Small-subunit ribosomal RNA, central domain from a bacterium, 351 nucleotides, folded computationally.
It was read from a public genome assembly.
Its Rfam family is "Bacterial small subunit ribosomal RNA".
Its mean pLDDT, the model's own confidence on a scale to 100, is 87.

[in-house]
Context: one part of a larger RNA
RNA sequence: UUAGGCUUAAAGCGUGCGCAGCCGGACCAAGUAGUCUUCGGUGAAAGCCUGUCGCUCAACGAUAGGAAAUGCUGGAGAAACCAUUGGUCUUGGGACUGGGAGAGGUAGGCGGUACUGAUGGGGUAGCGGUGAAAUGCGUAGAUCCUGUCGGGACCACCUGUGGCGAAGGCGGCCUACUGGAACAGAUCCGACGGUCAGGCACGAAAGCGUGGGUAGCGAAGCGGAUUAGAUACCCGUGUAGUCCACGCCGUAAACGCUCUGCACCAAGUGUAGCCGUAUUUAGAUACGGCUGUGCUGUCGAGAAAUUCUUGAGUGCAGCGCCUGGGGAUUACGGUCGCAAGACUGAAACUU
Numbered sequence: 001u002u003a004g005g006c007u008u009a010a011a012g013c014g015u016g017c018g019c020a021g022c023c024g025g026a027c028c029a030a031g032u033a034g035u036c037u038u039c040g041g042u043g044a045a046a047g048c049c050u051g052u053c054g055c056u057c058a059a060c061g062a063u064a065g066g067a068a069a070u071g072c073u074g075g076a077g078a079a080a081c082c083a084u085u086g087g088u089c090u091u092g093g094g095a096c097u098g099g100g101a102g103a104g105g106u107a108g109g110c111g112g113u114a115c116u117g118a119u120g121g122g123g124u125a126g127c128g129g130u131g132a133a134a135u136g137c138g139u140a141g142a143u144c145c146u147g148u149c150g151g152g153a154c155c156a157c158c159u160g161u162g163g164c165g166a167a168g169g170c171g172g173c174c175u176a177c178u179g180g181a182a183c184a185g186a187u188c189c190g191a192c193g194g195u196c197a198g199g200c201a202c203g204a205a206a207g208c209g210u211g212g213g214u215a216g217c218g219a220a221g222c223g224g225a226u227u228a229g230a231u232a233c234c235c236g237u238g239u240a241g242u243c244c245a246c247g248c249c250g251u252a253a254a255c256g257c258u259c260u261g262c263a264c265c266a267a268g269u270g271u272a273g274c275c276g277u278a279u280u281u282a283g284a285u286a287c288g289g290c291u292g293u294g295c296u297g298u299c300g301a302g303a304a305a306u307u308c309u310u311g312a313g314u315g316c317a318g319c320g321c322c323u324g325g326g327g328a329u330u331a332c333g334g335u336c337g338c339a340a341g342a343c344u345g346a347a348a349c350u351u
Stems, first nucleotide, its partner, number of pairs: 003323004007305002012319001014202004021195003025089006034081001035078008048066007092192001093189003096185003104178007111155002115151008126137002163170002207248006216242002221237004259318006267296013300307002324351003333344004
């Protein structure tokens, strides 16, 4: 490479946008590049097949004829498919209109409990902590109760296999700006689409740079215990960090361990949003449709566990990836980065 695969055995890029490439809806027409038919040229010899002949036979060889040479090229023709050109369409896609849903994003403002500090009052000998203790705090008046002031972080209940977002992720309240999706209508455009190597953007936590901030928590560090030891688990402290602004980093069990899009293929039952019909005083209820999100489950699939209209079923299109274990999320080189390191990524050897 072929082939077979990628939930859990090796294997879906963390996620999106998207150029090239590949693939692409319905109808009509044209010419004919691909395609198909036919004819000509060319496609060395040997080899292969058949007849005859020569070595005593055969192998082998000679000679005549044939087949094949799947290719290239020229002419003539066909027009279904593919491509092209021209025209038309509305189902894919997009736009528009309408009333709704939402922790979607950014910025600003406001609030709340707890915590902690300062200060005033009350009050007296303990507090704290543990399996038990001790370190620690406290007569310079702690812990506890209470008034006032300050600070930073966070956002109980509501809260829901509820919602929103491409993923990471998003939760007090209000305002401004702003992205997307669903539903209903069928007004407009008329294939404008799908996927996407390279590329670009986003990307938890930790970490890094500069400047701020620091209540609580808390790597490192220090002390107390435990223990044979205890560089731990437990306790008392505590720096970076956690928070903010700007700039880097670019990784995670970045997980549904399941790439994206389209079509088709039993049901039942919750739940969220919108719509329709009927009932209805208001709330709402029943049935139906679409979109999302769960559970149960048939056929099918599967090594099984399981999965099953949210497929791991049946098919199509495009991309990524895998090919025994270790060596190796390595070395070397390259690119990126302030660094930490990231990405790409072998071999010897071993089994």